[in-house]
RNA sequence: UGUGAUAUUUAGUUUAAAACUCGUAUAUCCUUGGAAAUAUGGUCCGAGAGUCUCUACCUAAUUCCCGUUAAAGAAUUAGACUACGAGGUAAUUUUUACUUUAU
Numbered sequence: 001u002g003u004g005a006u007a008u009u010u011a012g013u014u015u016a017a018a019a020c021u022c023g024u025a026u027a028u029c030c031u032u033g034g035a036a037a038u039a040u041g042g043u044c045c046g047a048g049a050g051u052c053u054c055u056a057c058c059u060a061a062u063u064c065c066c067g068u069u070a071a072a073g074a075a076u077u078a079g080a081c082u083a084c085g086a087g088g089u090a091a092u093u094u095u096u097a098c099u100u101u102a103u
Base pairs, nucleotide, nucleotide: 007103008102011099012098013097016094017093018092020087021086022085023084024083025082026056030048031047032046033045034044035043041066042065050057058079059078060077061076062075063074064073
C1' cells in the first nucleotide's frame, strides 16, 4: 500500500411486520331469568340471539319518565375493542439483504 474476514458506525436502496387510513361484521343493538335501589334511586349476576367471524357487547353526559303499599325504565350524543380485507403520496417504529463512509 492492496485484498479478505469479523465487530461497531454513517448514508442510500430494499424485504417483511407493526403503526396509520379506508371498507366489511355489529346496530358496543335486541330478547329473557334471578336478585337489588327508589326522585340524593334507576344497579348487579346469568342465559339466548346477532357476524362467511374469534373476542367483546360496556363507559360518560344530557333530557324525559316513574309522586314512593311500587316495578319498570325511555330517548339522544360521544368514545372504542376484536376479526377479516384493501391501500399508497409522504411520514413513524422494528426487521431482512446489498452497497457505501469511518474505526